[in-house]
């Protein structure tokens, strides 16, 4: 210096061929249970989808730059 992945909630990761509310465990916060704690149940709060730009009637999703991470080559 070259090539190629990943980047979505606090972590973990899903999101199909671009479409009609952005989700799931775990965590966290009210309740309910209990003498009280876990454990079970209900119920809720968080996300400019890494940044900017660009294609499109529309972009998590497609394309270029950049930022971060990692693997290989050298």
């Nucleotide at each position: 210096g070259g090539u190629c992945c990943c980047u979505u909630a606090g972590c973990u990761c899903a999101g199909u061929u671009g479409g009609u509310u952005a989700g799931a465990g775990c965590a966290u916060c009210u309740g309910a249970c209990u003498c009280a704690u876990a454990a079970u149940c209900a119920g809720g709060g968080g996300g400019u989808c890494g940044u900017u730009g660009g294609u499109u009637c529309a972009a998590g999703c497609c394309c270029a730059a950049c930022a971060g991470g990692g693997a290989c080559c050298a």

Transfer RNA from a Tannerellaceae bacterium, 74 nucleotides, folded computationally. Lineage of the source: Bacteria > Pseudomonadati > Bacteroidota > Bacteroidales > Tannerellaceae. The sequence was found in a public genome assembly. The coordinates come from a structure-prediction model, not an experiment, and the mean pLDDT is 81. Rfam family: tRNA. From the family's description: Transfer RNA (tRNA) molecules are approximately 80 nucleotides in length. It is annotated as a transfer RNA.